[in-house]
RNA sequence: GCGUCUGUAGCUCAGCGGAUAGAGCGCUGGCCUCCGAAGCCAGAGGUCGCAGGUUCGAAUCCUGCCAGGCGUACCA
Numbered sequence: 001g002c003g004u005c006u007g008u009a010g011c012u013c014a015g016c017g018g019a020u021a022g023a024g025c026g027c028u029g030g031c032c033u034c035c036g037a038a039g040c041c042a043g044a045g046g047u048c049g050c051a052g053g054u055u056c057g058a059a060u061c062c063u064g065c066c067a068g069g070c071g072u073a074c075c076a
C1' cells in the first nucleotide's frame, strides 16, 4: 500500500431506519449499621470518532477522512 473488522457513558458492551440512546461494573447521595462491607432506593454522566450525503426520519444506509486490531504482497 491492499483487504477486512472495530470506534456508543470513566470501563466492558447492547442497540442492525422510527419510542426520551440503554445494561452491567464504577462514581455520587440516601436508607441500613457502632463504623464499614453487603443489600435496597435514587441520581449524575453521551455533540453515538470527525465531516459530508441519502431519507419525512440516521448510532444504524452511502462517501471521504482520522484512530486502532487482524490478514497479506512486491523490490532492495
Base pairs, nucleotide, nucleotide: 001072002071003070004069005068006067007066010025011024012023013022018056027043028042029041030040031039049065050064051063052062053061
Background:
RNAcentral holds the sequence, with entries from ENA. This is a predicted structure of a 76-nucleotide RNA (transfer RNA) from a Candidatus Anderseniibacteriota bacterium. Its mean pLDDT, the model's own confidence on a scale to 100, is 80. Its Rfam family is "tRNA". Rfam classes the family as a transfer RNA.